[in-house]
Context: one part of a larger RNA
RNA sequence: GUCUACGAGUUAGUGUCGUGUUGCAAGGUUAACCCGUCGAGGGGAAGCCGUAGCGAAAGCGAGUCUGAAUAGGGCGAUUCAGUAGCACGAUCUAGACCCGAAGCGAGGUGAUCUACGCAUGGUCAGGUUGAAGCGCGGGUAAGACCGCGUGGAGGACCGAACCCACUAAUGUUGAAAAAUUAGGGGAUGAACUGUGUGUAGGGGUGAAAGGCCAAUCAAACUUCGUGAUAGCUGGUUCUCUCCGAAAUGCAUUUAGGUGCAGCGUUGCGUGUUUCUUACCGGAGGUAGAGCUACUGGAUGGUCGAGGGGUCCUACAAGAUUACCAACAUCAGCCAAACUCCGAAUGCCGGUAAGUGAGAGCGCAGCAGUGAGACUGUGGGGGAUAAGCUUCAUGGUCGAGAGGGAAACAACCCAGAAUAGCAACUAAGGUCCCAAAGCCUGUGCUAAGUGGAAAAGGAUGUGAAGUCGCAUAGACAACCAGGAGGUUGGCUUAGAAGCAGCCACCCUUAAAAGAGUGCGUAAUAGCUCACUGGUCAAGUGAUUUCGCGCCGACAAUGUAACGGGGCUCAAGCACAGCACCGAAGUUCUAUCAUUCAAGCACUACCCCGAUCGCAAGAUCCAGGGGCUUGGAUGGGUAGGAGAGCGUUGUGUGGCUGGUGAAGCGGCAGAGGAAUCUAGCCGUGGAAGCCACACAAGUGAGAAUGUAGAC
Numbered sequence: 001g002u003c004u005a006c007g008a009g010u011u012a013g014u015g016u017c018g019u020g021u022u023g024c025a026a027g028g029u030u031a032a033c034c035c036g037u038c039g040a041g042g043g044g045a046a047g048c049c050g051u052a053g054c055g056a057a058a059g060c061g062a063g064u065c066u067g068a069a070u071a072g073g074g075c076g077a078u079u080c081a082g083u084a085g086c087a088c089g090a091u092c093u094a095g096a097c098c099c100g101a102a103g104c105g106a107g108g109u110g111a112u113c114u115a116c117g118c119a120u121g122g123u124c125a126g127g128u129u130g131a132a133g134c135g136c137g138g139g140u141a142a143g144a145c146c147g148c149g150u151g152g153a154g155g156a157c158c159g160a161a162c163c164c165a166c167u168a169a170u171g172u173u174g175a176a177a178a179a180u181u182a183g184g185g186g187a188u189g190a191a192c193u194g195u196g197u198g199u200a201g202g203g204g205u206g207a208a209a210g211g212c213c214a215a216u217c218a219a220a221c222u223u224c225g226u227g228a229u230a231g232c233u234g235g236u237u238c239u240c241u242c243c244g245a246a247a248u249g250c251a252u253u254u255a256g257g258u259g260c261a262g263c264g265u266u267g268c269g270u271g272u273u274u275c276u277u278a279c280c281g282g283a284g285g286u287a288g289a290g291c292u293a294c295u296g297g298a299u300g301g302u303c304g305a306g307g308g309g310u311c312c313u314a315c316a317a318g319a320u321u322a323c324c325a326a327c328a329u330c331a332g333c334c335a336a337a338c339u340c341c342g343a344a345u346g347c348c349g350g351u352a353a354g355u356g357a358g359a360g361c362g363c364a365g366c367a368g369u370g371a372g373a374c375u376g377u378g379g380g381g382g383a384u385a386a387g388c389u390u391c392a393u394g395g396u397c398g399a400g401a402g403g404g405a406a407a408c409a410a411c412c413c414a415g416a417a418u419a420g421c422a423a424c425u426a427a428g429g430u431c432c433c434a435a436a437g438c439c440u441g442u443g444c445u446a447a448g449u450g451g452a453a454a455a456g457g458a459u460g461u462g463a464a465g466u467c468g469c470a471u472a473g474a475c476a477a478c479c480a481g482g483a484g485g486u487u488g489g490c491u492u493a494g495a496a497g498c499a500g501c502c503a504c505c506c507u508u509a510a511a512a513g514a515g516u517g518c519g520u521a522a523u524a525g526c527u528c529a530c531u532g533g534u535c536a537a538g539u540g541a542u543u544u545c546g547c548g549c550c551g552a553c554a555a556u557g558u559a560a561c562g563g564g565g566c567u568c569a570a571g572c573a574c575a576g577c578a579c580c581g582a583a584g585u586u587c588u589a590u591c592a593u594u595c596a597a598g599c600a601c602u603a604c605c606c607c608g609a610u611c612g613c614a615a616g617a618u619c620c621a622g623g624g625g626c627u628u629g630g631a632u633g634g635g636u637a638g639g640a641g642a643g644c645g646u647u648g649u650g651u652g653g654c655u656g657g658u659g660a661a662g663c664g665g666c667a668g669a670g671g672a673a674u675c676u677a678g679c680c681g682u683g684g685a686a687g688c689c690a691c692a693c694a695a696g697u698g699a700g701a702a703u704g705u706a707g708a709c
Base pairs, nucleotide, nucleotide: 001709002708003707004706005705006704011094012093013092015091016090017089018088019087020086021085022084023083024082027049028048029047033043034042035041053060054059063075064074065073066072097235098234100232104225105224106223107222108221109220115199116198117197118196119195120194121193122192123191124189126158127157128156129154133150134149135148136147137146138145162186163185164184166183167182168181169180170179201217203213204212205211238643239642240641241640242639243638248261249260250259251258252257262369263368264366265365266364267363268362269361270360273359275354276353277352278351279350280349281348282347288341289339290338295335296334297333299331300330301329302328306324307323308321309320310319311318372397373396374395375394376393377392378391379390380389381388402413403412404411417590418589419588420587422586423585424584428580429579430578431564432563433562437577439576440575441574442573443572444571450566456550457549460547461546462545463544464543465542466541467540468539469538477534478533479532480531481530483507484506485505488502489501490500513528517526518525591633592632593631594630595629596628597627598626599625604624605623606622608619609618610617611616644698646695647694648693649692650691651690652689653688654687655686662682663681664680665679666678667676668675669674
């Protein structure tokens, strides 16, 4: 891992609530117990519930309590249903659907591992160093001291056994639940070690690491309390039908839990009260807008009280100003906590019409939910960031399949009962992949723009304007002129059109600036404005719009149309006609739910018998109400309904050695769980059907349990 088996809402209560049903009914019912049966009944009235309430109570009573009250007020009555079984749905108390802690307590068992202690034994190759003391000699007044020997000390040195475990590699489903290999440390000591013995769980022991106390230690192991508790995780077993949520509010030692409300479902009641649209009548201060209409903010101009500076001044006064500036005024602005104003929606009420449904509302039973997500719109927070966060208001997903968006819960279209080799459409598409137009018409785009992006930049190109110049010849090009006063004045070393400052005139002219740019040290030189000629028809400036261009750099590989590929498109814009396209809609057939009408105790369908080759006809008994029409049938949590199957019990009926159950297979039936009109093999003794009843009643999941492979 697979297979097989086992594996989870049970049981008790003369507790509570409700639904259904049965008996009796203003009543209903017994309990213990007794007699009798051993799945028989009878007795037993104590008690309980109901028929009357009010009051704390005494108590009174259709009233009572409060109260001084005959007042007022509270709770009641003025009538009508209970009670006892049974079944089911919940709930309470119990382990209470099942499995699961870490832990807590009590009683015991452990020091054969290990920690420390005690008693008694054992072990430490070999080599080195050479303390004290002592002897001799020297030395001294005597010493001290020095030298040479002797001596053999030491938690001394080197290094085996022995003990340890510092480093590295290997090993890491190991050879091993801690090792191996190569090095390493101690090795006469606080050494190592054998045997015996002691200390026990909030206790021991500890040269102290929370270490060790039998592979277990921040409190050992074991049995019991014990099925501890678990607002937590996981699991919870057959089918079909109908409906179908929530992820919100308030509160919470509360935030992943719970209570009440909201939203679901079932039953009963009410009977259009619901919803939508139109009209009428309302409340309101948002969007917008506005502000000499308030409160505030804030820009510029005018005016300028007042203040500052300067001058003057003994004081007082005065003069002045490129300063600040109230008020006023002109112009232009801003505001969630401004408003002289002020919508659209939404909200409330009324009337009418439509709808009339799984509309509304009330009561009762049973829930689940109380982590929501994205997207459009209106806001707050953030950076007018986030697949961000938090509200409001719609949608979708959640719990929703199908078509489109290449792929893609939340986007677009559209809500799947079943079947069909039928049809029409939606979004989206129609050259090929790939269903359907290389569709029609008019334009645009040249960038593969389409098929990613900004500020900004640009004689891209198309369209529409406005203003100039132009056959009295424009624009561009070419030829020619572009002068004189004058080198204007100033400045300057110089300044001559051309460093800079000031001024910017006059003359000749067809025209020519006291000079547009280059240039020189300054001149010079080139050129422009301006003018004539040649040429010959358009040429400039500017505004708006359409489509393009640049700006444009990322990591495996083209890779920013799904691909191929596409250029009067297969791109873009406008207009038009076709077609494709979904589980949408329609058509045909069928099933189920529900409503209405009709028929009404009959018609239709099923089983059986007779006739008949068959189709079919007739008859008997029983069962299901039947027909037509409309609507509905996605679904998680969850509510409600109807069934299938397993084991056993009761009653009735059947099968079976001419082969029961079981097992393997074939063939069929039904809307499903499932079943057998039937057949074959195996097997060898029990089994099945109908109606009731009772459950150890259905497995794929629980790191489920056991077995097998």
A computed fold for a 709-nucleotide part of an RNA from actinobacterium SCGC AAA278-O22, annotated as large-subunit ribosomal RNA, domain II. It matches the Rfam family "Bacterial large subunit ribosomal RNA". Gene Ontology terms of the family: ribosome and structural constituent of ribosome. Lineage of the source: Bacteria > Bacillati > Actinomycetota > Actinomycetes.